[in-house]
RNA sequence: GGCGCCAUAGCCAAGCGGUAAGGCAGAGGACUGCAAAUCCUUCAUCCCCAGUUCGAUUCUGGGUGGCGCCU
Repeated sequence: GGCGCCAUAGCCAAGCGGUAAGGCAGAGGACUGCAAAUCCUUCAUCCCCAGUUCGAUUCUGGGUGGCGCCU
C1' cells in the first nucleotide's frame, strides 16, 4: 500500500427495514431469626457524521477504532 471481517448495557451476546431477546454483574423488593439460594421488578443516545425511506441497529457513502490476510 491492497483486500476482507467486526463495532449493540459494566462484560458476553441475539437481531439483518416496523421501534432492541437472553445470560453474568449492578440497583430495588419478596422470602429468611440473619444470610445464602430462589423469585419479582429495573438498567441501551445500537461507535460517529451524512444519505435513502412513511419508518434505519438493519440498506448506501464517508470517518474512527479493533482484528485478520496478501505484498